[in-house]
A computed fold for a 111-nucleotide RNA from Paenibacillus oryzisoli, annotated as Guanidine-I riboswitch aptamer. Its Rfam family is "Guanidine-I riboswitch aptamer". Rfam's curators write: This family represents a conserved RNA structure found upstream of the ykkC and yxkD genes in Bacillus subtilis and related genes in other bacteria. The function of this family is unclear although it has been suggested that it may function to switch on efflux pumps and detoxification systems in response to harmful environmental molecules. The organism belongs to Paenibacillus, within Bacteria. It was read from a public genome assembly, where an Rfam model found it. Its mean pLDDT, the model's own confidence on a scale to 100, is 83.
RNA sequence: AAACUUGUUUUCUAGGGUUCCGCGAUAGAAUGAAGGCUGUCGGUCAGGUCCAAGAGAAGACACACGAUGACUAACGCAUCGUGCACACGGAGGGAUAAAAGCCCGGGAGGA
Numbered sequence: 001a002a003a004c005u006u007g008u009u010u011u012c013u014a015g016g017g018u019u020c021c022g023c024g025a026u027a028g029a030a031u032g033a034a035g036g037c038u039g040u041c042g043g044u045c046a047g048g049u050c051c052a053a054g055a056g057a058a059g060a061c062a063c064a065c066g067a068u069g070a071c072u073a074a075c076g077c078a079u080c081g082u083g084c085a086c087a088c089g090g091a092g093g094g095a096u097a098a099a100a101g102c103c104c105g106g107g108a109g110g111a
Base pairs, nucleotide, nucleotide: 007061008060009059010058011057012056015051016050020048021047022045023042024041025040026039027038028037063083064082065081066080067079068078069077086106088109092104093103094102
């Protein structure tokens, strides 16, 4: 100076929109009127369902090392403990109903 790698997964959160539910507005037929029902619109509607982080959280597995135990010709096995670091970042495109810190992507670029 350059390049490569930095595992898998679950439950959540920040965040995200609008299929469904709920909420609000409005129209219709009925009704004395309203509620309710049906349609349309609204996420510049808090919310439930839903989506959701490499650079957010917790857990599990995997992996590395150590201790102990039983055992094998050898590889290896079980339990427990420790470790599992770091991490600036567009524009654009893609999926889904739709959007996003989702995916492309630890990408381009920067340092």